[in-house]
Parts: sequence; structure tokens; C1' cells
RNA sequence: UUGGUGGUCCAAGCGGUCGCCGGUGCCAAGGUGACUUGGCAUCGGAGGAAAGUCCGGGCUCCAUAGAACAUGACGCCGGGUAACACCCGGGAGCCGCAAGGCUACAGAGAGUGCCACAGAAAAUAUACCGCCCGCAAGGGUAAGGGUGAAAUGGUGGGGCAAGAGCCCACCGCGUCCCUGGCAACAGGUACGGCAGGGUAAACCUCGUCAGGAGCAAGACCAAGCAGCAGGUGGGUUGUUCGCCCUCAAGCCUGCGGGUAGGUCGCACGAGCAUGUCGGAGACGGCAUGCCUGGAUAGAUGACCGCGCAAGACAGAACCCGGCUUAUGGACCACCAUCUUU
RNA sequence: GGGCGCGUAGCUCAGUUGGUUAGAGCGGCCGAUUGACGUUCGGCAGGUCCCCCGUUCGAGUCGGGGCGCGCCCA
Repeated sequence: UUGGUGGUCCAAGCGGUCGCCGGUGCCAAGGUGACUUGGCAUCGGAGGAAAGUCCGGGCUCCAUAGAACAUGACGCCGGGUAACACCCGGGAGCCGCAAGGCUACAGAGAGUGCCACAGAAAAUAUACCGCCCGCAAGGGUAAGGGUGAAAUGGUGGGGCAAGAGCCCACCGCGUCCCUGGCAACAGGUACGGCAGGGUAAACCUCGUCAGGAGCAAGACCAAGCAGCAGGUGGGUUGUUCGCCCUCAAGCCUGCGGGUAGGUCGCACGAGCAUGUCGGAGACGGCAUGCCUGGAUAGAUGACCGCGCAAGACAGAACCCGGCUUAUGGACCACCAUCUUU
Repeated sequence: GGGCGCGUAGCUCAGUUGGUUAGAGCGGCCGAUUGACGUUCGGCAGGUCCCCCGUUCGAGUCGGGGCGCGCCCA
């Protein structure tokens, strides 16, 4: 210099004017009412993804959520956590010259299924060319050729009519044992001629986990109304049992009537910041300090000035932990290459 | 806000257990028939299987992510 790898941080700034939403205090007003509104003062007011709704939890209701099956999710080992499919550390495999990165990473030596075309043969067995024996018929063979994504371990040697784990050495594979490690696993000795292709993001098997629905959950209040018909016990998606409620209520469907308010849930929480201790780390303990959006037609905006001034993706709707996706910039560390010293 | 479903030719839809070159009807174009048009008959064209990544020898189909559209719930 060029290219790359990993990580941290910010989310344009300052000043002025006018607005919007909410909390608190004071004053005043309105409504039949639940309750609400206005003025003044003061304080606060979107994100790293608020997004997708893909996972996991809190919370609420249905049993204080019970059993079995079905179904679904996950799948190396250990740890973290409220929990997870997330995170940390480690192992194995793969990619990269490297810094580093990726992995749906249990089982195909339980069973079933599938493997088009080509090929002799696609897992049951078998032989097109070839090689060998033989006059031939026929037999032996799987080294070599050929097909295919994939062909019954690989290389070398011996052996043989020719060949072949038929035999041997090394590598690979499997089993037992030993050593190290909590473990995954790694290293090693011995034994076995070799179990016998691929596919489980095909069915399935093994292990672990999961009851369902979701804040439009649900609770309270105000106002108003009119029930009728049919079906059926009901208890928030499957089946069976159990449990609870009920004996005419509840539930479902259809027709008809009323309302189109209000409050809570709803902002103090697995919360944030700083310090310290433990730990390799994720994370945890302790101490101190802080309060930090809450609407319900839905609040963050508009304009002016400074500056070279164009400011990426994008707007909370019960909350939190993750993942994924979209996206502008700054900084730090490291690697490779080139050049110069 | 929350919960579901769908995406294949211009339109409406098939597509089986993943398999060889993805089909059907309507529509379009060309030809025949007709004096001409229609009907009818014959032929032809037309596909980013919404997009990307993966599993697999092989993906419209299986898995993950994204985009678009539709329906339901007070």
C1' cells in the first nucleotide's frame, strides 16, 4: 500500500420560536354516573433493531395443570440461565496461506421404504469386455476396462492356472483392556480378515422437553335492552381416563334487541449505573446510588440560524431474555501481501 | 396488536413416495373451413414453479430465512 479477520462504541450536534403526549403539585370547571377536562408551574418523552413473530419465559384465564397415547421441538460433552433452539468453555469434522470461521454433530452393525438414467449388478446377488483352464460345452475370477452421484476397504508385496484379506506389512474399521480427562474425546497394547453402499432436512428407533389459549388474555364499573327457535352437558385446537361445575343452567348455531362509555391490567423490573469480590468465561454475590415512554384514532414534530451539509435502516401498543433480517459511521486489535529502511 | 393460510403460463387450477423434457382448461398467434365473421378442426408459442441459502446424486416438492397477498379475533 492493497486485501481480509475479530471486537467495542455512536445513532448528527448546538441555540431559538411554536406545538403534541404523560407524571406530580395548585386552582377551576364539566358529566345522571363510572369518571373526565382546562389553566399555571415543574419534570419526563422511541430503537439497536421498537421489525419478522422465529424460539424461550413472566403475567392472565381455563383444575393450584393430573395420567397415558398422539403430535411437535431439540440432539457431541461440561457449564451458565427464570427458560431456551440462546450464551460460554471444550471435543470432533470441514474451510482458509493466516488472523480466524462454519457445523440440523444421536442411531443406517433394530426394522421398513427409496436410489431415476446408465450399468452385468444399486445391496439381493451377479459378470458386458477382459484374464485363466478347456478341442468344445462349460467352469474359475473380480485384479484391469467400462457405467454411475455411489460398485462390497486402500497401498505395496507374497501367492496362484488366472485371481481374490487367500496370506503378510502399514494405513483405515470394529471389539476388549490400559493411561490422561468430570465428560465428549485423545493416545496406546492386544485381538478380529472386515462387520459389509448412500439416504433419518424418508418413515422410524433412542434420549430430553412441552397441557391449551393469548393483554382484542382477564378484572371491575356505568348506561341500555326483549327475547325466540333448533341442537347439545360444559370446563380455549386431537383421543381416552381422571378432576371440577351443573340438572336446567351452561355451551354451539340462526334470527332479533341494546351499547359503540369509563377505570384497572399498564410501566419498580429476571431494572439501570458505579464500585468490589468469586470464576478461564458466559455469569453470579455484595454495597451504594437512580426512577427511566405509556397512547386508545393512537404522543417525539415543524420552522429559523451555525456548519461543506446529503444525513442510513427505521416509530413502542402487556413486559422481558434471545435469534434472524434491514442499515449509516467511528475507533481498536490482529493476519496476509507489496514497497522502503 | 395477536392468530392462521396462500404464492406454479396472461387468467383459473393440477402436479402422487423427491426422478428423467412441469401439465390441463380458458385466453393469444398461425393455418384450414367461409364471400366475410363466428363456430369447428389442426398446429405453435408462452414458466426466474415469488426470491435467497441449505439437505440430497438430483428440489415445484424437504428444511431455514426473506418478500408479497388474503382471512379471522374485542
This is a predicted complex of two RNAs, RNase P RNA and transfer RNA, with 415 nucleotides together. Rfam match: Bacterial RNase P class A. Gene Ontology terms of the family: ribonuclease P activity, dimeric ribonuclease P complex and tRNA processing. The coordinates come from a structure-prediction model, not an experiment, and the mean pLDDT is 79.